This is a predicted structure of a 189-nucleotide RNA (Lysine riboswitch aptamer) from Fictibacillus aquaticus. It matches the Rfam family "Lysine riboswitch aptamer". Rfam's curators write: Riboswitches are metabolite binding domains within certain messenger RNAs that serve as precision sensors for their corresponding targets. Rfam links the family to the GO term lysine biosynthetic process.
[in-house]
RNA sequence: AGUGAUGGUAGAGGAGCAAAAACCAAGAGUAAACCACCUGAGAAGCAGGAGCUUUUAAGACGGUGGCGGAAAGGGGAUUUUUGCCGAAGUGCGAAGAAACUCCUGAAUCUUCAAGCUGGACCUGCAUUGAACAAAUGCAGGGCUGUCACGCUUUUCUUCCCGGGAGGAGCGUGGAGAACUAUCUCACAG
Numbered sequence: 001a002g003u004g005a006u007g008g009u010a011g012a013g014g015a016g017c018a019a020a021a022a023c024c025a026a027g028a029g030u031a032a033a034c035c036a037c038c039u040g041a042g043a044a045g046c047a048g049g050a051g052c053u054u055u056u057a058a059g060a061c062g063g064u065g066g067c068g069g070a071a072a073g074g075g076g077a078u079u080u081u082u083g084c085c086g087a088a089g090u091g092c093g094a095a096g097a098a099a100c101u102c103c104u105g106a107a108u109c110u111u112c113a114a115g116c117u118g119g120a121c122c123u124g125c126a127u128u129g130a131a132c133a134a135a136u137g138c139a140g141g142g143c144u145g146u147c148a149c150g151c152u153u154u155u156c157u158u159c160c161c162g163g164g165a166g167g168a169g170c171g172u173g174g175a176g177a178a179c180u181a182u183c184u185c186a187c188a189g
Stems, first nucleotide, its partner, number of pairs: 002187004007183005014085001016084007023076002034066005042055004046105006088117003093112005118144002121141008146174012
């Protein structure tokens, strides 16, 4: 001065990521409960089928009106705290749990999980959602950090040129198993 090792340690990107608490908006004058009237036989337990249980002419379900008045999930360029920089997100697929029992299906929660995504934002479509919030996925857009390559310029090395190394600007491209610094081991000079 090199090559290899998903090796070890420590760092950087900023509206950085995630979690918790407080506060706030929305949910919503919505739902439940209760009352009156109409109707008149079923209704509930995620959906369908079968069973089981509960309830109902002392009026179920449904409708109109009155009274009443929440909460959850989700959210925040807010404040504080904690852990961090594949932070985290998603997830083919697999297992388990709960929901009255069985079959099929859907959704929820927990764990593992190949693969994919550098990051935040904006726009469109789809799904979820009360939502015009937000999230996720796909596509597009410029911005930004990092490395590589190319061009221009500049500094150092040199008497000069060339070469090499560093900085700045522009352009193109790649991906986090990355990038920077450093250590260890092995190879080799």